This is a predicted structure of a 71-nucleotide RNA (transfer RNA) from a Candidatus Nomurabacteria bacterium. Its Rfam family is "tRNA". By type it is a transfer RNA. The RNAcentral record of the sequence draws on ENA. Its mean pLDDT, the model's own confidence on a scale to 100, is 81.
This record gives sequence, C1' cells and structure tokens, in this order.
RNA sequence: GCGGUCAUAGUUUAGUGGCAAAACACGUUCUUGCCAAGAAUGAGAUUGGAGUUCGAUUCUCCAUGGCCGCA
Repeated sequence: GCGGUCAUAGUUUAGUGGCAAAACACGUUCUUGCCAAGAAUGAGAUUGGAGUUCGAUUCUCCAUGGCCGCA
C1' cells in the first nucleotide's frame, strides 16, 4: 500500500427498517444485631459524518479505531 471483518450500558453478549433486550457490576429500599446472600426498584448504550427512506441502531458511502490476511 491492497483486501476482508468488527464497533450496542462500566464489562460480556442479544437484537431488529417502526418504544433497544438480558446478565454481571452500580444507586435506593426491604430482609439481618452486622456482613454476605436474597427480594423489590431505578439510572445507564447503538464509534463519527453524509446519503436513501414517512421513519436508519439496521441499508449504502466515507472517516476513525481494533483484529486477520497479502505485499
């Protein structure tokens, strides 16, 4: 330099053109004499830009970053 692949919550993963899901972690309350465990409840995310579309996290293009291969 060229090609491929991936990017969703603090972490690990789902998901689909029409309100983004779960687990762990975190906050609050209950339970207990305290801790742990348990129960209830809450906050928290689609890498950035442009395009297509009534509507994009999803489709297309570009960029950025990670990984793999070729040279």